[in-house]
Predicted 3D model of RNase P RNA and transfer RNA as a complex of 400 nucleotides.

RNA sequence: AGAGAGGGCUAGAGGGCCGCACGGGAAGGAAAAUUCCGUGAGGAAAGUCCGGACUCUAUAGGGCAGACCACUGAGGAAAUCUCAGCAGGGGAGACUCUGGGAAAGUGCAACAGAGAGUAGACCGCCUAAGGUGUAUAACCGGUAAGGGUGAAACGGUGGUGUAAGAGACCACCAGCGGUCCGGGUGACCGGGCCGGCUCGGUAAACCCUGGUCAGAGCAAGGUCAAAUAAGAGGGCGCGUUGAGGGUUGCCCGCCCAAGCCUUCGGGUAGACCGCACAGAUAGAUGGCCCCCCACGACAGAAUCCGGCUUAUUGCCCUCUCUUUGC
RNA sequence: GCCAGCGUAGCUCAAUCCGGCAGAGCAACUGAUUUGUAAUCAGUAGGUUGCCAGUUCGACUCUGGCCGCUGGCU
Numbered sequence: 001a002g003a004g005a006g007g008g009c010u011a012g013a014g015g016g017c018c019g020c021a022c023g024g025g026a027a028g029g030a031a032a033a034u035u036c037c038g039u040g041a042g043g044a045a046a047g048u049c050c051g052g053a054c055u056c057u058a059u060a061g062g063g064c065a066g067a068c069c070a071c072u073g074a075g076g077a078a079a080u081c082u083c084a085g086c087a088g089g090g091g092a093g094a095c096u097c098u099g100g101g102a103a104a105g106u107g108c109a110a111c112a113g114a115g116a117g118u119a120g121a122c123c124g125c126c127u128a129a130g131g132u133g134u135a136u137a138a139c140c141g142g143u144a145a146g147g148g149u150g151a152a153a154c155g156g157u158g159g160u161g162u163a164a165g166a167g168a169c170c171a172c173c174a175g176c177g178g179u180c181c182g183g184g185u186g187a188c189c190g191g192g193c194c195g196g197c198u199c200g201g202u203a204a205a206c207c208c209u210g211g212u213c214a215g216a217g218c219a220a221g222g223u224c225a226a227a228u229a230a231g232a233g234g235g236c237g238c239g240u241u242g243a244g245g246g247u248u249g250c251c252c253g254c255c256c257a258a259g260c261c262u263u264c265g266g267g268u269a270g271a272c273c274g275c276a277c278a279g280a281u282a283g284a285u286g287g288c289c290c291c292c293c294a295c296g297a298c299a300g301a302a303u304c305c306g307g308c309u310u311a312u313u314g315c316c317c318u319c320u321c322u323u324u325g326c
Numbered sequence: 327g328c329c330a331g332c333g334u335a336g337c338u339c340a341a342u343c344c345g346g347c348a349g350a351g352c353a354a355c356u357g358a359u360u361u362g363u364a365a366u367c368a369g370u371a372g373g374u375u376g377c378c379a380g381u382u383c384g385a386c387u388c389u390g391g392c393c394g395c396u397g398g399c400u
Base pairs, nucleotide, nucleotide: 001322002321003320004319005318006317007316008315009314012292014290015289016288017287018286020040021039022038023037024036025035026034042298046309047308049307050306051305052304053303054217055216056215057214061252062251063250064249066213067212068211069210070209071085072084073083074082075081086099087098088097089096090095100208101207105206106205107202108201122147123146124143125142126141130140131139132138155173156172157171158170159169160168174198176195177194178193179192180191181190182189183188221273222272223271224270231264232263233262234261235260236259244256245255246254247253293296327399328398329397330396331395332394333393336352337351338350339349346383354370355369356368357367358366376392377391378390379389380388
């Protein structure tokens, strides 16, 4: 100098003038207006993706279904949350991504390929034994080393062995299971011994294991006011063979039950609380000028909090790699 | 404000459930037929499956995040 990784801060500063919303004070009989004082958007107020507070409707009991979560430890009201670690993957590195189970079962793997999961023989290799044949490898047959296909082909290297070969056998290595010892709170790590010789992928496919879960959402909901009228049509039921309603999505069971459902007709649709030491229900937080700098990005609360994600300005700190110079 | 659903060719829709070559009709273009046009016949082209990541051998499909559209409430 270039290219990156991780973390943090900031969100124009100062002054003048004019305005806006809410609250309080003053004079005033009261209201309006006037005047004074105080307060007045964000790091994401956003997306509404998680979790709660709050509110209403519910909740005798049983079964089924459904949704979400998932390494370990700590924090937290909880969370698809945070911090620290462990294992595996990625990267040259700083660093980063992912996280139960594939040895319970089912499914899937297009095309290519001989064969896609107790599979398989196209080219190739072999002629020891056996058959055809009748004398070299044409066929049956043997084989899975080598080639070839594929994202993936049932351990790797070397040797023994053989007709050729093969964990068929042996040594080492990788990996798996069991057991013992040591370290760690734990996930897990290191080592010894034994075993069969390899038991593949996918659970952001069904599923299994463990855990959690009633539904709706401030247009929730509450109070006051107003309305739900008269009239007409249709369906079901009226004393247990009971319409209909409630009971988390469904079923059983339970409870209530004499009226219920529906079409038309005509009608109400306001105020306050919920609601916040920013805060309304036409919805405030703005405009102009001077000056400084880096010349100001993303963007504007609507019940309130804790997170995540996304958009975005300027700067700082630490670290990594490459090149060059001293 | 709160809560749902959808996005595939120029248009209308399949394929998405349970991952395996993205297709149909209309429209467009070329040729034939006709004196010419329409209809008809034969053929052709046209796709960032809204966008970006992830899972997987492989994504329209599964998962997450953005963007846009539509609907409901009082």

Rfam match: Bacterial RNase P class A. The family's RNA type in Rfam is ribozyme.